[in-house]
Context: one part of a larger RNA
RNA sequence: UUGGGCGUAAAGGGCGCGUAGGCGGUUUCGCAUGUCCGCUGUGAAAGCCCACGGCUUAACCGUGGAGAGUCGGUGGAAACUGUGAGACUUGAGACUGGGAGGGGCUGGUGGAAUUCCCUGUGUAGCGGUGAAAUGCGUAGAUAUGGGGGAGAACACUCGUGGCGAAGGCGGCCAGCUGGACCAGUUCUGACGCUGAGGCGCGACAGCGUGGGGAGCAAACAGGAUUAGAUACCCUGGUAGUCCACGCCGUAAACGAUGGGCACCUAGGUGUCGGCGGUAUUAAUCCGUCGGUGCCGGCGCUAACGCAGUAAGUGCCCCGCCUGGGGAGUACGGUCGCAAGGCUGAAACUC
Numbered sequence: 001u002u003g004g005g006c007g008u009a010a011a012g013g014g015c016g017c018g019u020a021g022g023c024g025g026u027u028u029c030g031c032a033u034g035u036c037c038g039c040u041g042u043g044a045a046a047g048c049c050c051a052c053g054g055c056u057u058a059a060c061c062g063u064g065g066a067g068a069g070u071c072g073g074u075g076g077a078a079a080c081u082g083u084g085a086g087a088c089u090u091g092a093g094a095c096u097g098g099g100a101g102g103g104g105c106u107g108g109u110g111g112a113a114u115u116c117c118c119u120g121u122g123u124a125g126c127g128g129u130g131a132a133a134u135g136c137g138u139a140g141a142u143a144u145g146g147g148g149g150a151g152a153a154c155a156c157u158c159g160u161g162g163c164g165a166a167g168g169c170g171g172c173c174a175g176c177u178g179g180a181c182c183a184g185u186u187c188u189g190a191c192g193c194u195g196a197g198g199c200g201c202g203a204c205a206g207c208g209u210g211g212g213g214a215g216c217a218a219a220c221a222g223g224a225u226u227a228g229a230u231a232c233c234c235u236g237g238u239a240g241u242c243c244a245c246g247c248c249g250u251a252a253a254c255g256a257u258g259g260g261c262a263c264c265u266a267g268g269u270g271u272c273g274g275c276g277g278u279a280u281u282a283a284u285c286c287g288u289c290g291g292u293g294c295c296g297g298c299g300c301u302a303a304c305g306c307a308g309u310a311a312g313u314g315c316c317c318c319g320c321c322u323g324g325g326g327a328g329u330a331c332g333g334u335c336g337c338a339a340g341g342c343u344g345a346a347a348c349u350c
Stems, first nucleotide, its partner, number of pairs: 003322004007304002012318001014201004021194003025088007034080001035077007042069001049065006091191001092188003095184004103177007110154001114150008125136002162169002206247006215241002220236004258317005264312001267295011299306002323350003332343004
């Protein structure tokens, strides 16, 4: 390479938008790129294969045939593919009317708690642990009442629940704004799917500049524990955690499961959003579309398990794997302020 694979054995890109490319619904007519058929030219000889023949046989040799191509020319076929023109509505999109949602951004605002400051009451302890000690406290702490300030996070509701492409999103109010869903079936008429490069988004930590700093808390200090204790426990505590702007671009970025379509392939049960019917109008029950869970059969699987949210049956496109270590290292390139990221070997060894 071929092949076989990618939930857990090596292997799905963290996620999206989209360029080239690949692939692509129903139907009519034309053309003839692929495709198919005929004729013709060429594909040297030798060799290989078949038949016959010559050396006593064989090897060897001779004669004839066959074979060998994405081949050239020419004539034809039109189902499929391609292409030109036309038509269609089921794919896709738009329109109208609805309801759901922690989807995003900005501004404002609320209460509880914590801590600090002022002040009243009050007196010897508080705190902390397995037990203690460091620590705080007669310069009046802890506790308790009143007042004031600050920052951060939003108890209950909360759900196997909702929204988002992913990361992720949770007090309340307002403004701006994205997407999905349902019903109607009015319009466009294949406008679609995927997507190498590319561009954008991307938790935490980290970095730059300037703010902010209540609580928590790497580092650090002290107290314990211990043989030791650079830990686990305790008392403190700085970066950081928060905001603005700009970087970084990683993750067990996980469903360890790429996206789309067609289905098709038993069922049962819960839940969220909508619509229709029945009922009563309060719940119920039935149907249907879209999500989200559990159980389970066929089938699949090495097994575990998956099983209409497939890991079943098929098609299209992308990414990736090819024994372990060396190694996600070295070198080179590229990105970054840096930390480092991306790309990514070999010797050697088992």